[in-house]
The prediction has a mean pLDDT of 87. Small-subunit ribosomal RNA, central domain from a Candidatus Kaiserbacteria bacterium, 350 nucleotides, folded computationally. The source organism's lineage runs through Bacteria, Bacteria candidate phyla and Candidatus Kaiseribacteriota.
Context: one part of a larger RNA
RNA sequence: CUGGGCGUAAAGGAUGCGUAGGCGGUUAUAUUAGUCUUGUGUUAAAACCUGUGGCUUAACCUCAGGAUCGCAUAGGAAACGGUAUAACUAGAAGAAGUGAGAGGUGUGCGGAACUCACGGUGUAGGGGUGAAAUCCGUUGAUAUCGUGGGGAACACCAAAUGCGAAGGCAGCACACUGGCACUUUCUUGACGCUGAGGCAUGAAAGCGUGGGUAGCGAAUGGGAUUAGAUACCCCAGUAGUCCACGCCCUAAACGUUGUCCGCUGGCUUUUGGAAGUAUCGACCCUUUCAGAGGCGAAGCUAACGCGUUAAGCGGACCGCCUGGGUAGUACGAGCGCAAGCUUAAAACUC
Numbered sequence: 001c002u003g004g005g006c007g008u009a010a011a012g013g014a015u016g017c018g019u020a021g022g023c024g025g026u027u028a029u030a031u032u033a034g035u036c037u038u039g040u041g042u043u044a045a046a047a048c049c050u051g052u053g054g055c056u057u058a059a060c061c062u063c064a065g066g067a068u069c070g071c072a073u074a075g076g077a078a079a080c081g082g083u084a085u086a087a088c089u090a091g092a093a094g095a096a097g098u099g100a101g102a103g104g105u106g107u108g109c110g111g112a113a114c115u116c117a118c119g120g121u122g123u124a125g126g127g128g129u130g131a132a133a134u135c136c137g138u139u140g141a142u143a144u145c146g147u148g149g150g151g152a153a154c155a156c157c158a159a160a161u162g163c164g165a166a167g168g169c170a171g172c173a174c175a176c177u178g179g180c181a182c183u184u185u186c187u188u189g190a191c192g193c194u195g196a197g198g199c200a201u202g203a204a205a206g207c208g209u210g211g212g213u214a215g216c217g218a219a220u221g222g223g224a225u226u227a228g229a230u231a232c233c234c235c236a237g238u239a240g241u242c243c244a245c246g247c248c249c250u251a252a253a254c255g256u257u258g259u260c261c262g263c264u265g266g267c268u269u270u271u272g273g274a275a276g277u278a279u280c281g282a283c284c285c286u287u288u289c290a291g292a293g294g295c296g297a298a299g300c301u302a303a304c305g306c307g308u309u310a311a312g313c314g315g316a317c318c319g320c321c322u323g324g325g326u327a328g329u330a331c332g333a334g335c336g337c338a339a340g341c342u343u344a345a346a347a348c349u350c
Stems, first nucleotide, its partner, number of pairs: 004321003007304002012318001014201004021194003025088008034080001035077008048066004053061002091191001092188003095184005103177007110154001114150008125136002162169002206247006215241002220236004258317006266295011299306002323350003332343004
């Protein structure tokens, strides 16, 4: 190299867009550096295959013929591939008309709870725990009522729901804005798929500058527990959590399942759309398209399980794996303010 794999054994890149590259629908014509075919030359001998012969046989050796691969050159073929031209509509995209949605950004508003301040009522406790204590309270707490301020999060609706490429997204309204589905079958006419590099996005924590800080709360202090208790429990509490801008770029970033296309029995639930029958209308019912679940034929799988949302049957392209430890480490390089991230070994050892 051939080959085997990647849900859970090692192995799918965090996600998308996209460059090069790889691959690419139907018809016709032309062409022929791929492809196929024939001839010639070359391809040392040995080796290989077939046949003959020689060692008593075999291995081995001899002789003759053949084959294979590569290269060069000449001729031929045109199915496939390439190229060129013309055309097509089943892929793809656009248009028109509908529709659903926690998709995104910004601004404003709302109520519950919490907390703070002030005022009223009121008096000795409150709080906390397994039990306590630290703690708060006669300078009047807890409880309760009223007024005002503040920050963060949005109960019910709410789900096997929805949307988004992923991360993720949930009070209400408005403005701006991305994507998607269905119907019409109107337009373009292969414009497609994948995608090394690249670019963009990327939870939480963390970092920088400036704000903000109600609750919660790493660190820290105190009280308990304990042999000890740098913990679990309690009382406090800084960073942080929030906002703006700029970084970081990692996750059990998980469906531990790359993207796209085609094919292969069903039953059932649900979301969005369409058509039909029906109806006053909305349902119901039937069919159908696009999603999200459950169960399961065939098939697959080591089993578990998967099963039209495949882990089935095939195709295109990318990424990745090759015993455990050393180690996702050292060194080098790139990036970063730093923390660190990405790329990534070996000696040695079992």
It was read from a public genome assembly.